Predicted 3D model of a 1433-nucleotide RNA (small-subunit ribosomal RNA) from an uncultured Chitinivibrionia bacterium. Model confidence (mean pLDDT): 84 of 100. RNAcentral holds the sequence, with entries from ENA and SILVA.
[in-house]
RNA sequence: AGUGAACGCUAGCGGAGCGCUUAAUACAUGCAAGCCGAGCGGGGGUAGCAAUACUUCAGCGGCGCACGGGUGAGUAACACGUAAAUAACCUGCCUUUAAGUUUGGGAUAACUUGUCUAACGACUUGCUAAUACCGGAUGUGGUGGUUUGGGGGCAUCCUUGGACUAUUAAAGUAGUAAUACGCUUAAAGAUGGAUUUGCGGAACAUUAGUUAGUUGGUGAGGUAGAGGCUUACCAAGGCGAUGAUGUUUAGCCGGCCUGAGAGGGUGAUCGGCCACAAUGGGACUGAGACACGGCCCAUACUCCUACGGGAGGCAGCAGUAAGGAAUAUUGCGCAAUGGAUGAAAGUCUGACGCAGCAACUCCGCGUGACGGACGAAGGUCUUCGGAUUGUAAACGUCUUUUAUUUGAGAAGAAAAGUUUAAUAUUGACGGUAUCAAAUGAAUAAGCUCCGGCUAAAUACGUGCCAGCAGCCGCGGUAAUACGUAUGGAGCGAGCGUUACUCGGAAUCACUGGGCGUAAAGGGUGCGUAGGCGGUUAUAUAAGUUUUAGUUUUAACUUCGGGGCUUAACCUCGAUUGUGAUUAGGAUACUGUAUAACUUGAAUACUUGAGGGGUAAAUGGAAUUUCCGGUGUAGCGGUGGAAUGCGUAGAUAUCGGAAAGAACACCGAUGGCGAAGGCAGUUUACCGGCAAGAUAUUGACGCUGAGGCACGAAAGCGAGGGGAGCAAACAGGAUUAGAUACCCUGGUAGUCCUCGCUGUAAACUAUGGACAUUAGUCGUUGGUUCCUUGAGAAUCAGUGGCGUAGAUAACUUGUUAAAUGUCCCGCCUGGGUAGUACGUCCGCAAGGAUGAAACCCAAAGGAAUUGACGGGGACCUGCACAAGCGGUGGAGCAUGUGCUUUAAUUCGAUGCAACGCGAAGAACCUUACCCGGUCUUGACAUAGUUCUGCCCGUCUUGGAGACAGGACUUUCAGCAAUGACAGGACAUACAGAUGCUGCAUGGUUGUCGUCAGCUCGUGUCGUGAGAUGUUGGGUUAAGUCCCGCAACGAGCGCAACCCUUGCUAAUAGUUACCAUCAUUAAGUUGGGGACUCUAUUGGGACUGCCUUCGCAAGGAGGAGGAAGGUGGGGAUGACGUCAAAUCAUCAUGGCUCUUACGACCGGGGCUAGACACGUGCUACAAUGGUGACUACAAAGGGCUGCUAUCCGGCAACGGAAUGCCAAUCUCAAAAAAGUCAUCUCAGUUCGGAUUGAGGUCUGCAACUCGACCUCAUGAAGUUGGAAUCGCUAGUAAUCGCGGGUCAGCAUACCGCGGUGAAUACGUUCCCGGGUCUUGUACACACCGCCCGUCAAGCCACGAAAGAUGGAUGUGCCCAAAACUGCGGCUAUAACCGCAAGGAAUUAUGCAGCUAAGGCAAAUCUGUUAAUUGGGGCU
Repeated sequence: AGUGAACGCUAGCGGAGCGCUUAAUACAUGCAAGCCGAGCGGGGGUAGCAAUACUUCAGCGGCGCACGGGUGAGUAACACGUAAAUAACCUGCCUUUAAGUUUGGGAUAACUUGUCUAACGACUUGCUAAUACCGGAUGUGGUGGUUUGGGGGCAUCCUUGGACUAUUAAAGUAGUAAUACGCUUAAAGAUGGAUUUGCGGAACAUUAGUUAGUUGGUGAGGUAGAGGCUUACCAAGGCGAUGAUGUUUAGCCGGCCUGAGAGGGUGAUCGGCCACAAUGGGACUGAGACACGGCCCAUACUCCUACGGGAGGCAGCAGUAAGGAAUAUUGCGCAAUGGAUGAAAGUCUGACGCAGCAACUCCGCGUGACGGACGAAGGUCUUCGGAUUGUAAACGUCUUUUAUUUGAGAAGAAAAGUUUAAUAUUGACGGUAUCAAAUGAAUAAGCUCCGGCUAAAUACGUGCCAGCAGCCGCGGUAAUACGUAUGGAGCGAGCGUUACUCGGAAUCACUGGGCGUAAAGGGUGCGUAGGCGGUUAUAUAAGUUUUAGUUUUAACUUCGGGGCUUAACCUCGAUUGUGAUUAGGAUACUGUAUAACUUGAAUACUUGAGGGGUAAAUGGAAUUUCCGGUGUAGCGGUGGAAUGCGUAGAUAUCGGAAAGAACACCGAUGGCGAAGGCAGUUUACCGGCAAGAUAUUGACGCUGAGGCACGAAAGCGAGGGGAGCAAACAGGAUUAGAUACCCUGGUAGUCCUCGCUGUAAACUAUGGACAUUAGUCGUUGGUUCCUUGAGAAUCAGUGGCGUAGAUAACUUGUUAAAUGUCCCGCCUGGGUAGUACGUCCGCAAGGAUGAAACCCAAAGGAAUUGACGGGGACCUGCACAAGCGGUGGAGCAUGUGCUUUAAUUCGAUGCAACGCGAAGAACCUUACCCGGUCUUGACAUAGUUCUGCCCGUCUUGGAGACAGGACUUUCAGCAAUGACAGGACAUACAGAUGCUGCAUGGUUGUCGUCAGCUCGUGUCGUGAGAUGUUGGGUUAAGUCCCGCAACGAGCGCAACCCUUGCUAAUAGUUACCAUCAUUAAGUUGGGGACUCUAUUGGGACUGCCUUCGCAAGGAGGAGGAAGGUGGGGAUGACGUCAAAUCAUCAUGGCUCUUACGACCGGGGCUAGACACGUGCUACAAUGGUGACUACAAAGGGCUGCUAUCCGGCAACGGAAUGCCAAUCUCAAAAAAGUCAUCUCAGUUCGGAUUGAGGUCUGCAACUCGACCUCAUGAAGUUGGAAUCGCUAGUAAUCGCGGGUCAGCAUACCGCGGUGAAUACGUUCCCGGGUCUUGUACACACCGCCCGUCAAGCCACGAAAGAUGGAUGUGCCCAAAACUGCGGCUAUAACCGCAAGGAAUUAUGCAGCUAAGGCAAAUCUGUUAAUUGGGGCU
């Protein structure tokens, strides 16, 4: 784009078309083929007295019924199309021409008589006619025979004339008549038909052989006619890979649809041809049939029946049932066109013309037009401002197509015929088309879609549900994708969906594709058919090309006109193309024929290299076995072992012997061969190749479907052989297992001969041949040259790199995958599957050929970036190693899980949750539970009104919240009033630690303080991308240097900041005190040196020296407080983990609103069989206890820290002082040190637990605080597997302070004291970085993914069988008909005087045969217990 369509929703009108695609299923009913009285007799009727006339029609007769109409079952065929042939034919009616139309005869239906029958019908008696039937005559002619001329051709031959001879026709009717219509013979035409032939158009080779009347001949028969069409005889042919035969499917064509075309699909309507008429067979009649509405027979089915027997055929028009997604009225008319008949009028005509039904298709028209902003109401959305629906509506003015009503009202119809002529007559459609008038916007819009493709978006609902979907894909709580609404887009009386065809699809490639790796080169050669083929000339004209003619029906298509108001539609005219065919011309190319040529090819000659092949002979080393000697305890084997061998003497070693197999070194991207393949040496025979120079043949060539041959290994058969090796097998190991890898043994086999198999990643994954197109470096074998060299040239091989070109890229590149020519093979999404079935081959194993159903939307190639690897290289980190100390065991503290509970609120969950949020849950906190209360609210803003409160003191009820009472009673202003506070009322709202961290902001963790992450421009690549950023060095570092198609830049690194270490200057109070005084005391005077404080500076930069290096930089040294980023901190790139947090806060959406909000009391967060994490204290003598005695830093302090004194054993209490802090205070530092004691024990270790009594904080220590005293005195004696931290002022150890805080610290954050050990090094574990490599991963190895098993479903194969269909064959039976034989009986025509004859005739017989039966086959379906693999989930 299209459709004979169907389905869904919707629907105003008209015109033109079109309408059972399925069951060639079955059919009720009506109609669809009759006409003629001018062929004939007769019956009935009417008129008439009658003759007769008219009318009607059963019968005889004539024409028609073979047309028209329907359908597409069959048919793969001369069925169809096209072009031819008939010298092999027929043709009613029609036209033309010629000649006739004479004379006789006997019957028969109708009718009548009688009989049978349910019916259909049948028999019988008697009569009768014809254009019915028969005899004779004539013969223009025809036909046969004999004979004789002319002309012609296409093989047999055709045509035409003459003579003689035989034979052969007829019908009348009407009319007064003319005449008309008929009849007979013949010739010709026209029309229609018949037969034959070339070419053309389906599939399957998993159909390869087929055919006996088969192929041909002769004779005969038959036909309209040629012919095996039929028959007898003879011959053995015919067809077939250019696809016979078989099977499946199918009516063919003009055309129609599509497409740029070439093609592809199709064969409705219209037209041509064919075939068929319930199924099968058959003939009759006829000009024509083997006959849709004829006959006979058989079969199936239906109907009638008196059971004896009969009737029927809608694939004609309507219509019915059935089938189906699906297809119309049991209409009107012969008015027109056409047909039959008739002399005609006419009759008949479901052909046809019309109408009806259906949006089924195409075309046309309408559903109003103009104005109209407050941009109305309503709807929808909203950022709440508005936007949109929207000039849309309302409203105003106008029009009237259409619909409605009324009136008028066609063309189509003028022929034929009749008649002297004029006249007159005829419309189904139809009161239709059309015209006029009236009324009034009046009667008339839907469908699909809105994620992309693809024009058009928002809200709500839903929540991987419901659903959508053409493909990709939407939907798991903010869906432009589902459903609805609003809005929008498209088309519009339609719009969508489904089905099918072509296109896009260059996706079967003729036009116009491919085969190294994507699907695809045969394992290799030889060679048949075929295809293709070098140079020159001549001839020819088959291909080719050109001109002209014929044909290719009409319709259709295209172009130009015309007619319906337009269009669709109808109609007139014209052109073109294609195919076929005929005639003439051209001759370049191809073909053919002939004659030549030498360059392709081949042969001869001279040389050469070689694991080329076959056969035979022969050699040494090694292995194993056997014999003998020496010799003694092991050998062997592995990662480590064991099995195994060995004291019966192994292994080892020496000598001898035997056997089989294989040939070290040479040895090589070296050689040879067609490929497979070929390796000690020698001999014999055989094949191929290369080079050289001459000669010969003269295209002898290339390729090669089938075919033939060769063809690794394994395997098979027969016979040998068997040393080593070694499937199977056995044992030992390994392992979770180990039917493996490893070890010890070991049989087929490996070897030889003969035969089979015929496959391999048979690979260069690259078929063969020829020609052309840059080079360069090796190498093998020849030849030539000279300047004799590591030389050059050339031919044939074999390799590396590489230009142009090619390629999707990788790559290839004179050994092409470049550019061309020729031939062969092969491919067409993946899986199923190289499977099934069939066939062929094979001894078998198997091989060759080779599908489908079904499933999927991919499978695949090359390259890119990542990620990953029990890949590689390099580097790094307390990563390992080297060390020190822990955890894991105990008790306790604390957090978590789980469990429990009314509640044990919530969050955090590998590293990166678990002394985490929580820098501190008795109440509060608090979010949880129980109970009691409140409802504009505990909190914010706003309105009205009332009061003057609030706070404070006291008091009543109550657990308290709360409720009530007493006292007190506001500010500004003169006042009005205002402010503030409280109460009440009303509504907007408040409120939520309710949900979603997977809707978010912000913040944070982590890889990781790892060295990375990117950009601009340029360049390279088809592109993704690459380059830079890689490389060589160096660094802590993408730090720096060098190199480089890159040059620069940014975020990171480093530095800048803080602190600490040295120092200077300045400044000295509350800090300091050397010097001078002074005191118990830096206490005071004084000092400004020192310490310290706190501000500004300096200092370190690989700067200097030596050395290594091109450089960057490294190593060592000096000086220096400090040396190579001095130590520590802050600082965290692009990003990853949908990481954490809605319970800090903010926030979208959702949810609650007398409650999921708010208040109060009590309880809970503190539970406890248990498990885990993080810590504290210990287990003791490097210690405990007692006594004595030193040395810090950094902090805190008015709701505070508190000196000092007193009391208490103590916690603490009572007095009291200083300090808003370099001033006072917390404050004692502890470990260390000295002395004493304990003496290895569950202890003078350890302190849990428990009892009693206290202190403090606080409304309140019961659940549930800390501390003190006395008493009690548990586990625990250094901790399994495993695991953590730490590299120097670090670990370890010791104490001190702070925050939180009424109180509560083993936690957290800080501070100082004492103060180690070890690092060979980077193999391994873990994390990370760079480069490289492989990848089937990309959610990225926690990836992907294979097979069995289990379960469900689906299609398929096999299968004992069961059951259909088709086909042919053989046999049996054989209807009707036909042909032949036969001829009972009977008989009008002719012959005969007659008898009789001729002729006709039934049963019957034979041939042939449909259907039927029997039999064995073949092909093809359906189905089946069971079974096999496959696919999906």